Context: one part of a larger RNA
RNA sequence: GCCUACUGCUAUCGGUUUAGGACUAAGACAUGCAAGUUCAGCGACUCAGCAAGAGUUGCAGCGAACCGCUCAGUAACGAGUAGUCAACCUACCCCAUGGAGGAGGACAACUGCGGGAAACUGCAGUUAAUCCUCCAUAAACGAGGCACGCUGGAAUGCUGUCUCGCUAAAAAGGGUCAAUCUUAUGCUGAUUGAUACCGCCAUGGGACGGGACUGCUUCCGAUCAGGUAGUAGGUGGGGUAAUGGCCCACCUAGCCUCUGACCGGUACGGGCCGUGAGAGCGAUAGCCCGGAGAUGGAUACUGAGACAACGAUCCAGGCCCUACGGGGUGCAGCAGUCGCGAAACCUGGCCAAUGAGCGCAAGCUUGAGCCGGCUAAACCGAGUGGGGUCCUAACGGGUCCCUUUUAACGAGUGUUAGUAGCUCGUUGAAUAAGGAGAGGGCAAGACUGGUGCCAGCCGCCGCGGUAAAACCAGCUCUUCGAGUGGUGGGC
Numbered sequence: 001g002c003c004u005a006c007u008g009c010u011a012u013c014g015g016u017u018u019a020g021g022a023c024u025a026a027g028a029c030a031u032g033c034a035a036g037u038u039c040a041g042c043g044a045c046u047c048a049g050c051a052a053g054a055g056u057u058g059c060a061g062c063g064a065a066c067c068g069c070u071c072a073g074u075a076a077c078g079a080g081u082a083g084u085c086a087a088c089c090u091a092c093c094c095c096a097u098g099g100a101g102g103a104g105g106a107c108a109a110c111u112g113c114g115g116g117a118a119a120c121u122g123c124a125g126u127u128a129a130u131c132c133u134c135c136a137u138a139a140a141c142g143a144g145g146c147a148c149g150c151u152g153g154a155a156u157g158c159u160g161u162c163u164c165g166c167u168a169a170a171a172a173g174g175g176u177c178a179a180u181c182u183u184a185u186g187c188u189g190a191u192u193g194a195u196a197c198c199g200c201c202a203u204g205g206g207a208c209g210g211g212a213c214u215g216c217u218u219c220c221g222a223u224c225a226g227g228u229a230g231u232a233g234g235u236g237g238g239g240u241a242a243u244g245g246c247c248c249a250c251c252u253a254g255c256c257u258c259u260g261a262c263c264g265g266u267a268c269g270g271g272c273c274g275u276g277a278g279a280g281c282g283a284u285a286g287c288c289c290g291g292a293g294a295u296g297g298a299u300a301c302u303g304a305g306a307c308a309a310c311g312a313u314c315c316a317g318g319c320c321c322u323a324c325g326g327g328g329u330g331c332a333g334c335a336g337u338c339g340c341g342a343a344a345c346c347u348g349g350c351c352a353a354u355g356a357g358c359g360c361a362a363g364c365u366u367g368a369g370c371c372g373g374c375u376a377a378a379c380c381g382a383g384u385g386g387g388g389u390c391c392u393a394a395c396g397g398g399u400c401c402c403u404u405u406u407a408a409c410g411a412g413u414g415u416u417a418g419u420a421g422c423u424c425g426u427u428g429a430a431u432a433a434g435g436a437g438a439g440g441g442c443a444a445g446a447c448u449g450g451u452g453c454c455a456g457c458c459g460c461c462g463c464g465g466u467a468a469a470a471c472c473a474g475c476u477c478u479u480c481g482a483g484u485g486g487u488g489g490g491c
Base pairs, nucleotide, nucleotide: 001491002490003489004488005487006486007485008484009483012382013381014380015379016378017377019375020374021340027338028337029336031335032334033333036062037061038060041059042058043057044056045055046054047053048188049187050186069293070292071291078218079217080216081215082214083213084212085211088210089209093206094205095204096203097202098201099200101135102134103133104132105131110125111124112123113122114121115120141165142164143163144162145161146160147159149158150157173198174197175195176194177193178192179191180190181189219265220264221263226256227255228254231253232252233251234250235249236248237247238246268290269289270288271287273282274281275280295316296315297314298313299312318329319328320327321326346372348371349370350369354368355366356365357364358363385402386401387400388399389398390397391396407427408426409425410424411423412422413421434480435479436478437477438476439461440460445475447474448473449472450471456463457462
């Protein structure tokens, strides 16, 4: 000097930003909101109506594995970088090929009867589907045979063909259009056909996203020197999408280590970032990429994908309700509360934009996001007046004139709505300067008063014991300026 957190005094305004409960308590949480959507899959109810519908709800589909938060753990294939998969998966999306024949079933909603303080829940009966099951068809798959070829370092891969085995679908879907039938004790339909509307099934390929493995790099301590029995390897099996002691049975006795094993401490990693001429040093909570976690721990279910932050079960500990029989809960989401602390904001507005989920669409939802509010967080910008004349040694002040950034008021624009900003008008110098320092280092007083080794100052040197340029004040001066000083940390 720059960066960073807190803090004293002081303070007019605007813009920008990756600033704002990271550091301490990954401590505990009242309340509200943060994930829905589709009725153009099906059933039912209500309303409305007379050809055109609206609303609600159960089943069903997709999503809820994204987004958001935090940094506890982790010294590790966790991250970075470069590769490998001859050991793998991938819903929605795209391309290509082929297909959509037949039969059956259950459970909600609903009806009836109950249980319970509540949370919730039982029994019986009825019913539809893009819900579930079976049969046919047969690509893929598996086994075996044959053949030539391709890629490659290497076929266990790919390709062609034959035989055998095995297995699929909403295959009876919906919309739109047309025709026919029915019709007030009715209707919101039924049947048939068309369709370059949306879907469904199988296979192959792509894209996207992941999984596994490997080389190298990755803090401190030797006052940590030996560590290790699923340990190291093999055979066979299990498990997985897939390799593998990942798991298991048996066999062998290995494996790592002064090129630092093991142990202990500390720590999410990187891009970025701070500083520096650079080398380097430091730092990495925020923005981006990756990882991990969701009160502590464990488990699986569903699913293309989780061992799942506002899903389930169990254990532990905390809290809440209770009729004592039993239940509920998890803010390291957005606000907000208590606690902790030197230390950190509103229980705001909107889906208008960007993006995400669902939907044919219209659209709905979204504390993601955008936009406001608060804070002297940082950076950038603007202002606190200008001129003449008079007084004064100077500083400064009086008076007259001018201007109007800003301010106040009004109108327009702006916006989802507003604030702000911008434009115009009116008033009027009006509404706006402080902090630290003045012995040296170090810019600026041998001014005046007080104090008298006292009170006090001081990063360091050092001042103060009666004329203090150093304390406390006044005046004057210096410096920076909406800031300026102090304390802690980094270069």

Predicted 3D model of a 491-nucleotide part of an RNA (small-subunit ribosomal RNA, 5' domain) from an uncultured archaeon. Model confidence (mean pLDDT): 80 of 100. The full RNA is in RNAcentral, with records from ENA, Greengenes and SILVA.